[in-house]
Context: one part of a larger RNA
């Protein structure tokens, strides 16, 4: 000098864009953050209308919430950086050792039957959370049979290829495994297989902090065989056999730490960092376990154990903000218990739509960067006042002020007023494949009466902070008298202090200026 997720002191007019718990992965009141589908199913409360009458009940019709079964989603999105020195990450390869819901393409198919169970009803238990028994019922829920191949398994013929186990194509035999309907008849769904796309898993080369005041480490350890397990290879697990495996090219141990793209600095080489944004990983009160599922060993799922908090009728229960706000605590220190789904994106749905603290916006904070303003021109009796001096006089503040003219950014008042909106749906038209594409119309704005534009009056509404001995731009007076104090280094102060304190003046930067901390 540059830089910062900064803090502190003094000061403060505005706007745009960004950023905002670095500490206690400390504890959390309250609200919200994941639902959706009636075009899968049964169907109720209730409402309206009608009929009957015993006048407050029954029946019928229409509409139909909540709850329940079922499907899809909840594995995304959002948060944090505890752990991890590791194939975790980065990069480059490989899988002849693998899986992939939804989506796209293609081929083929969807025949028949059955048993339950929520709900509803009845009867209980409990303070509650919740729960037990009985009867009955539906489905795109579950089960059985049939059919079936480019599916799976075993054996087999033949060809090509490969480093190999083998892979691909092909012949034959045997065995095994599918399906679901809805409706407004337009479609949407279902099953099997193949291919693609996307996502994931695994393996390997290389790279990836400090300590040798850590020198030896290791028994599922290293390898083999059999078996099991997995989507899949593998000591992944297990039985047996062998005795190996790693290490001064740093094993093992200890400490520290999420990694990268990137960011800061620097001419570069390097050095330092890992906030915001993007990718990957890990975690979800602490530890463990699996279930469901295409995918989890699952932040707002389950079970067990533990700590903590809360409720209790003492028998027993409930909870998990490292989601968005917010509270306490810690701290030098870090924001609103806001608005909207209008846009973008996501989930569900045929759609309308619903949900979405993702997101888009607004609020707070000079935290940073950038921009604008606080006037401009003229004006010498060089006024008054202040300060200084060699003091009837000069110098400086200083064209500074007064005064005259001009302008109105900004602010104030009033008026107008966006883009962001493209669509979806609906209506009309056109093309042809008759359900897709195109065109036209219509509809939709949280921000927000915001940005922006215009008009009006008026210099009106707006400057500080640090420094002035040298380094280092900027000097005098007074006070103090090794005191009080200053100080980054050298050093100032003991009676003439440009170094302390005040004043005048000056210098630097400027809505900021200094100090502190950290990095180069």
């Nucleotide at each position: 000098g540059g830089a910062u997720g900064a803090a502190c002191g003094c000061u403060a007019g505005c706007g745009g864009c960004a950023g905002g718990c670095c500490u206690a992965a400390c504890a959390c009141a309250u609200g919200c953050a994941a639902g959706u589908c009636g075009a899968g199913g049964g169907g109720u409360a209730u409402a309206u209308g009608g009929u009957g009458c015993u006048u407050g009940c029954a029946c019928c019709a229409u509409a139909g919430a909540g709850a329940c079964c079922g499907g899809c989603g909840c594995a995304c999105g959002g948060g944090u950086g505890c752990g991890u020195a590791a194939c975790g990450c980065g990069u480059a390869u490989g899988c002849a050792a693998u899986c992939u819901a939804c989506c796209u393409u293609g081929u083929a198919c969807a025949g028949g039957g059955g048993a339950a169970u929520a709900g509803c009803c009845c009867a209980g238990g409990g303070a509650a959370a919740c729960u037990u028994g009985g009867a009955u019922u539906a489905a795109u829920g579950c089960c059985c049979c049939a059919u079936g191949g480019u599916a799976u398994u075993a054996u087999u013929u033949c060809g090509u290829a490969g480093c190999a186990u083998u892979a691909c194509a092909u012949u034959a035999u045997a065995a095994u495994u599918a399906a679901a309907g809805a409706u407004u008849u337009a479609u949407c769904g279902g099953u099997a297989c193949a291919a693609g796309a996307u996502g994931a898993g695994c393996a390997u080369g290389c790279g990836u902090c400090c300590c040798a005041u850590u020198a030896g480490u290791u028994a599922g350890u290293u390898g083999g065989u059999g078996a099991g397990g997995u989507a899949a290879c593998g000591g992944c697990u297990u039985a047996c056999c062998a005795a190996g495996a790693c290490a001064a090219c740093g094993a093992u141990g200890g400490g520290u730490a999420g990694g990268g793209g990137c960011c800061c600095u620097g001419a570069g080489a390097g050095g330092g960092g890992g906030a915001u944004c993007c990718c990957c990983c890990a975690c979800a009160c602490u530890g463990g376990u699996a279930c469901u599922g295409a995918g989890a060993c699952a932040c707002g799922g389950a079970c067990c154990a533990g700590a903590c908090u809360c409720c209790u009728a003492c028998g027993g229960g409930a909870g998990g903000c490292a989601g968005c706000a917010g509270u306490g605590a810690g701290g030098a220190a870090u924001a609103u218990u806001g608005g909207a789904c209008a846009a973008u994106g996501g989930g569900c749905g045929a759609a309308a739509g619903c949900c979405u603290g993702a997101u888009c916006c607004a609020g707070c904070c000079a935290u940073g960067c950038c921009g604008c303003g606080u006037g401009c021109a003229g004006g010498a009796a060089g006024a008054c006042g202040g300060c200084c001096c060699u003091a009837u006089g000069g110098g400086u503040u200083g064209u500074a002020a007064a005064c005259u003219g001009c302008u109105u950014u900004u602010g104030u008042a009033c008026g107008g007023g966006a883009a962001g909106a493209a669509a979806c749906a609906c209506c009309c038209c056109c093309a042809c494949g008759u359900g897709u594409g195109g065109g036209g119309g219509c509809u939709u704005g949280a921000c927000g009466g915001u940005a922006c534009c215009g008009u009006a009056a008026g210099a009106a509404u707006a400057a500080g902070c640090a420094u002035c001995g040298g380094c280092u731009a900027a000097c005098u007076c007074c006070g103090u008298g090794c005191c009080a104090g200053c100080a980054g280094c050298c050093g100032c102060g003991g009676u003439a202090a440009u170094a302390c304190g005040g004043a005048g003046g000056a210098u630097g930067c400027a809505a900021g200026c200094g100090u502190u901390a950290u990095c180069c």
Predicted 3D model of a 520-nucleotide part of an RNA (small-subunit ribosomal RNA, 5' domain) from an uncultured prokaryote. The coordinates come from a structure-prediction model, not an experiment, and the mean pLDDT is 84. The full RNA is in RNAcentral, with records from ENA.